[in-house]
Model confidence (mean pLDDT): 75 of 100. THF (Tetrahydrofolate) riboswitch aptamer from uncultured Lachnoclostridium sp., 126 nucleotides, folded computationally. The sequence is in RNAcentral, with records from MGnify. Of the family's consensus pairs, 82% are formed in the model. NCBI's taxonomy places the organism under Bacteria, Bacillati, Bacillota, Lachnospiraceae, Lachnoclostridium. It matches the Rfam family "THF (Tetrahydrofolate) riboswitch aptamer". Gene Ontology term of the family: tetrahydrofolate metabolic process.
RNA sequence: GCAGAGUAGGAAUAUGCGCGUUAAGUGCCGCCCGGACGGGGAGUUGCCGGGUGGACGAAGAGUAAUCAAGUGAGGACAUUUCCCAAUAGCAUGAUUACUUGCGGUGCACAUUCCGCAUCCCGCUGC
Numbered sequence: 001g002c003a004g005a006g007u008a009g010g011a012a013u014a015u016g017c018g019c020g021u022u023a024a025g026u027g028c029c030g031c032c033c034g035g036a037c038g039g040g041g042a043g044u045u046g047c048c049g050g051g052u053g054g055a056c057g058a059a060g061a062g063u064a065a066u067c068a069a070g071u072g073a074g075g076a077c078a079u080u081u082c083c084c085a086a087u088a089g090c091a092u093g094a095u096u097a098c099u100u101g102c103g104g105u106g107c108a109c110a111u112u113c114c115g116c117a118u119c120c121c122g123c124u125g126c
Stems, first nucleotide, its partner, number of pairs: 001126004009114005015108004019103003028054008039121004060100009070090002074083003
């Protein structure tokens, strides 16, 4: 002198477990506080986190059980079987569980990619 590695952090994908769907979270904007930023030093108008305020904004559906009031004579089935009168069945509502969606959803883990704002010094190879 040339080439390269490595930070915080970020992104994508996959898997697992959750949260919300009665709207939290995510994303956007303001304010306050704090933190981190290759091995060493310095360090921003950049990065991350917490608090707080504001604007915007959404996708649910199905099955089963139980309960409630209503209606109510036949109902289920492959069957020679089963249920049946304060009943079976039916439709409505509530609750719970499960299944499947949805959310610029959270956490963990894996892989890949991006990445020292910048300045000084250093590390590895030639």